[in-house]
RNA sequence: GCCCGCAUAGCUCAGUUGGUAGAGCGACUGCCUUGUAAGCAGUGGGUCGGGAGUUCGAGUCUCUCUGCGGGCA
Numbered sequence: 001g002c003c004c005g006c007a008u009a010g011c012u013c014a015g016u017u018g019g020u021a022g023a024g025c026g027a028c029u030g031c032c033u034u035g036u037a038a039g040c041a042g043u044g045g046g047u048c049g050g051g052a053g054u055u056c057g058a059g060u061c062u063c064u065c066u067g068c069g070g071g072c073a
Base pairs, nucleotide, nucleotide: 001072002071003070004069005068006067007066010025011024012023013022019056027043028042029041030040031039049065050064051063052062053061
């Protein structure tokens, strides 16, 4: 230099053919307990890496940039 993949909650990851963003773990609150843990119930947490485009509508499609990983030379 060229090619491919990945980027979504604190962490690990889903998200179908474009149609209101989710799970597990963790955190917090309550119940239970003499207390802790476990168990049960509930709550909060997101500009979906940045920018632009297409569309009535984009996490999803297109372009570009950034970061990470891999391959070729």
Background
Predicted 3D model of a 73-nucleotide RNA (transfer RNA) from a Paracoccaceae bacterium. Model confidence (mean pLDDT): 81 of 100. It matches the Rfam family "tRNA". The family's RNA type in Rfam is transfer RNA.